[in-house]
Predicted 3D model of a 266-nucleotide RNA (Bacterial large signal recognition particle RNA) from Melghirimyces profundicolus. Rfam family: Bacterial large signal recognition particle RNA. Gene Ontology terms of the family: signal recognition particle, plasma membrane targeting and SRP-dependent cotranslational protein targeting to membrane, signal sequence recognition. The family's RNA type in Rfam is non-coding RNA gene. The prediction has a mean pLDDT of 76.
RNA sequence: CCGCGCUAGAUGGGGAGCUGGCGGUGCCCUGUACCCGCAAUCCGCCUUAGCGGGAUCGAAUUCCCGGCAGAGGUCCUCAUCGUGUGGGGUCCGGUCCGUGCAAGAGGUGUUGACGAACAGGUCCUGCGCAACGGGAACCUCCGAACCGUGUCAGGUCCUGACGGAAGCAGCACUAAGGGGAUCCUCCCGUGUGCCGCGGGGGUGCCUGAUCCGAGCUGAUUGCAUGGAGCCCGCCCAGGCGAAGGAGAUCGAAGCCGGGUGCGCGG
Numbered sequence: 001c002c003g004c005g006c007u008a009g010a011u012g013g014g015g016a017g018c019u020g021g022c023g024g025u026g027c028c029c030u031g032u033a034c035c036c037g038c039a040a041u042c043c044g045c046c047u048u049a050g051c052g053g054g055a056u057c058g059a060a061u062u063c064c065c066g067g068c069a070g071a072g073g074u075c076c077u078c079a080u081c082g083u084g085u086g087g088g089g090u091c092c093g094g095u096c097c098g099u100g101c102a103a104g105a106g107g108u109g110u111u112g113a114c115g116a117a118c119a120g121g122u123c124c125u126g127c128g129c130a131a132c133g134g135g136a137a138c139c140u141c142c143g144a145a146c147c148g149u150g151u152c153a154g155g156u157c158c159u160g161a162c163g164g165a166a167g168c169a170g171c172a173c174u175a176a177g178g179g180g181a182u183c184c185u186c187c188c189g190u191g192u193g194c195c196g197c198g199g200g201g202g203u204g205c206c207u208g209a210u211c212c213g214a215g216c217u218g219a220u221u222g223c224a225u226g227g228a229g230c231c232c233g234c235c236c237a238g239g240c241g242a243a244g245g246a247g248a249u250c251g252a253a254g255c256c257g258g259g260u261g262c263g264c265g266g
Base pairs, nucleotide, nucleotide: 001266002265003264004263005262006261009057010056011055012030013029014028015027020046021045022044023043024042034054035053036052037051038050063259064258065257066256067255068254072250073249074248075247077245078244080242081241082240083239085237086236087235088234091233093232094231095228096227097226098225099224100223101222102221103220106217107216108215115211116210118208119207120206121205122204123200124199125198126197127196128195129193130192131190132189133188134187135186136185139180140179141178142177148173149172150171151170156165157164158163
């Protein structure tokens, strides 16, 4: 150096999370890199850190070491943006209210504004009256088998006779009661009316008229001032999310360099 056969080893890796710790199943990122069983209310193991069984390759493009590289993940921090929570009214920023001043489109005013005072009404209340409702009375009609009245056929009773007596039905008139009409009379009632008289009250409105003599008034705008209020803006605090900057940490694929076992035979 060549051939044959073996062994170490390889047949993916990483992140977060879980765990005393290490792996796995599961999630995520890379990427294509054996099979079967176990496994998140977990499964297996112990710094030699998955367990059990099987298969292929096998000393190098595949293993080991070092370097470059850098997908991606996690943590911390700083402005910014979005979203939502709690709080803040001297922040006089929007918003709302009151007061004062000014302007001005409009209305009204010597047929008298504003103001002052007078008398009434509207308002409350007492009495009377009316209205309405109800009831009674009066008028009229109906209305009693017997226990209403009058007249009482027939019949009944008394009497020698003359003549009497009680009395049903019928008829008439009425009682209790019922129907109808009128509103001339009386009684009761009221969130009816202002008709009359009186009392009260008086902020506002209306009417009449007295005094004074020129303004008065309101929507709107501006300024000033005093308040209300967390609805919006703003401020304070902290939550969630997004992308960006800075820092830390883990880190795959890929690239480069170096190293590397045993036996037999030639």